[in-house]
RNA sequence: UCCCGACAAGAGCACACCCGCCGUGAGGCGGGGCCGCAAAGCCAGGGGUCUCACCGAGACCGCCCAGCUGCCGAA
Numbered sequence: 001u002c003c004c005g006a007c008a009a010g011a012g013c014a015c016a017c018c019c020g021c022c023g024u025g026a027g028g029c030g031g032g033g034c035c036g037c038a039a040a041g042c043c044a045g046g047g048g049u050c051u052c053a054c055c056g057a058g059a060c061c062g063c064c065c066a067g068c069u070g071c072c073g074a075a
Stems, first nucleotide, its partner, number of pairs: 004073002012037002017032006035062001041068002045065003048060005
């Protein structure tokens, strides 16, 4: 360094739900909350699901795969 992922250490994020705002909507943002997560960081490339003023345009990466980056260092 790479692979890998501990009854390790220090951190991190934040499901559902509630409140406010935005959006036709899926959903997003902020606050609370904390089910969980070794990438639950980024990315909409592929698949999938969902929405709609529907044949086109959108949403979801905490559904799966892939790509990029990252803390620690047991077996």
c-di-GMP-I riboswitch aptamer from Bifidobacterium breve, 75 nucleotides, folded computationally.
The sequence was found by an Rfam model in a public genome assembly.